Overview
The part of an RNA shown here (small-subunit ribosomal RNA, central domain) has 349 nucleotides and comes from an uncultured bacterium. The coordinates come from a structure-prediction model, not an experiment, and the mean pLDDT is 87.

Context: one part of a larger RNA
């Protein structure tokens, strides 16, 4: 590279955007670059191929032929690709009327609970655990009412719900702001699709600087346990978990399924829209989203099944036994740094 694969056996980039490229909707008309058709010239000979012949055969010569399909030129086809012109409107997009959301950002508010602090009341316990203990309490704890600081997460409602590409997002109002979805069918007329780099987003942890610290708590210290107990349970507790600003770029980043488009049985549950009938409950019909179960059909089975792992066209990412090893005292890239991307061999099954 081929040919076959990518839920789970090796294999979909974490997830967008989007610059080369690749591919690309209907009609017509032009060219004739692709593509196609005879023609000429060239494709040395020898070899290989066919044939016929010469050495008693063969190997081995000798002739003919085919073949070297490829290149150059002129010549003519015009379906189909390209490429020019014109048109279209059903792909894309606006525009114009709805509604729906924990989509994103800042700013302020609320209340329950926690700890803390003061004051009251009140007296010996409190807490813990399988049982203890350590710890806390007569310098008045726990319990319980009053008031007062803090921080950090937001119980019902809640959903098998909804937003978002993804990662993720939930208490309440304001501001600013991003995307989708019906309906319309008024513009633009192909403006698509995907995208190799690149770019910017990416859960925790974790780093820098600077705040904050309520509760929890790596590490750490102490009590048990136990044959030990660097654990599991227990008291305590430091970073750290918030906040700003600026790195890291990684995950079981999962639906372990890469994007777009078409077309392939139906029935029922849910969110959001829009028509109709009936206007009391409801019923029908259609778009778009999430879910369960099932044909056909696919698959090695599990199992997927109009949300496909089905039937096909188009891009694109990765993978070639198994561990060494997603590693290297290797290069060179990006990072403060921890590591992070790329990626080996030797020997070994």
């Nucleotide at each position: 590279u081929u040919g076959g694969g990518c839920g789970u056996a090796a294999a979909g980039c974490g997830a967008g955007u989007g610059c080369a490229g690749g591919c690309g909707g209907u009609u017509c008309a032009a060219u004739a670059a692709g593509u196609c058709u005879g023609a000429u010239g060239u494709g040395a000979a020898a070899g290989c191929c066919u044939u016929c012949g010469g050495c008693u055969c063969a190997a081995c010569c000798g002739g003919a032929g085919a073949a070297u399909c490829g290149c150059a030129u002129g010549a003519g086809a015009a379906a189909c690709u390209g490429u020019u012109g014109a048109a279209c409107u059903u792909g894309a997009g606006u525009g114009c009327a709805g509604a729906a959301g924990a989509g994103g950002a800042g700013a302020g508010c609320g209340g329950a609970a926690u700890u803390c602090c003061c004051g009251g009341u009140g007296u010996a316990g409190c807490g813990g655990u399988g049982g203890a203990a350590u710890g806390c309490g007569c310098a008045g704890a726990u319990a319980u009412c009053g008031g007062g600081a803090a921080g950090a997460a937001c119980a019902c409602c809640g959903a098998u719900g909804g937003c978002g590409a993804a990662g993720g997002c939930a208490g309440c109002u304001c501001u600013c702001u991003g995307g989708g979805c019906c309906g319309u069918c008024a513009c633009u007329g192909a403006c698509g699709c995907u995208g190799a780099g690149g770019c910017g987003c990416g859960a925790a942890a974790g780093c820098u600087g600077g705040g904050g610290g309520a509760g929890c708590g790596a590490a750490c210290a102490g009590g048990a346990u136990u044959a030990g107990a660097u654990a599991c349970c227990c008291u305590g507790g430091u970073a750290g978990u918030c906040c700003c600003a600026g790195c890291c770029g990684u995950a079981a980043a999962c639906g372990a399924u890469g994007g777009a488009u078409a077309c392939u049985a139906g029935g029922g549950g849910u969110g959001g829209g829009g028509g109709g009938g009936a206007u009391c409950c409801c019923c029908c019909c259609u778009c778009c989203g999430u879910g369960g179960a099932g044909c056909a059909g696919c698959g090695a089975a599990c199992g997927c099944a109009u949300u496909g792992a089905g039937u096909a066209u188009c891009c694109u990412c990765a993978g070639g036994g198994g561990g060494g090893a997603g590693u290297a005292g290797c290069g060179g890239c990006a990072g403060c740094a921890a590591g992070g991307a790329u990626a080996a061999a030797a020997g070994u099954c």